Predicted 3D model of a 92-nucleotide RNA (c-di-GMP-I riboswitch aptamer). Its Rfam family is "c-di-GMP-I riboswitch aptamer". From the family's description: GEMM was predicted in a large-scale screen for bacterial structured RNA regulatory elements. Its mean pLDDT, the model's own confidence on a scale to 100, is 87.

RNA sequence: GGACGAUAAGGGCAAACUCUUCGAAAGAAGGGGACGCAAAGCUUACGGGACUAAACUCCGAACAAGCGGAGUAAGUCGGCCGGGCCGCCGUU
Repeated sequence: GGACGAUAAGGGCAAACUCUUCGAAAGAAGGGGACGCAAAGCUUACGGGACUAAACUCCGAACAAGCGGAGUAAGUCGGCCGGGCCGCCGUU
C1' cells in the first nucleotide's frame, strides 16, 4: 500500500417514536430514545432513483376572492443505490 471483516480491543453513529424550532410540504436542526450500521464519516456542482409541489402552467368549478384535479424542482432524501474522497482496529 492492497484485499478481506471472522475473532477481539477502544470506541463511534443513531431508525421508529416523542418534545421544541424552522419549512407550503417532503424534510431539516436540537433534546430524549435505540431499529440497526465496518464507513449509517463527507460529497447531490459525479450518475441514477425516490419523495414533496409553495410558486408557475393547464383543466374544472366559480365569475370577486376562495376550492378541486393534473403537470412540473431550482426544494428534499448520503440510514435508496452506484461512484469519488477521508478514516479506527484486526487478519492476510